[in-house]
RNA sequence: UCGCGGGAGAGGCCGAGUCUCCGCACUCGGCGCCGAAGGCGCAACCGCCCCGGAAACGCUCAGGCAAAAGGACCGCGA
Numbered sequence: 001u002c003g004c005g006g007g008a009g010a011g012g013c014c015g016a017g018u019c020u021c022c023g024c025a026c027u028c029g030g031c032g033c034c035g036a037a038g039g040c041g042c043a044a045c046c047g048c049c050c051c052g053g054a055a056a057c058g059c060u061c062a063g064g065c066a067a068a069a070g071g072a073c074c075g076c077g078a
Base pairs, nucleotide, nucleotide: 001078002077003076004075005074006073011031013030014029015028016027017026018025019023032065033064034063038061039059040058041057045053046052
């Protein structure tokens, strides 16, 4: 890296609009919320020093808040 299996959290909220579809739909706006794509920050620790590495902690920009999908990470195989 690839294949298979597992894999959490948080409103199916409110308002307006759109339609060959009338919906658990989509778009825009509002308030609330989540952390486990990615991103940013702190630095216990590693390291003689320089340089460097470094969390599942913090932020919530991005992302997400029924199912599906996605999913850090874990196991097995190549």
This is a predicted structure of a 78-nucleotide RNA (Glycine riboswitch aptamer) from a soil metagenome. Model confidence (mean pLDDT): 78 of 100. The sequence is in RNAcentral, with records from MGnify.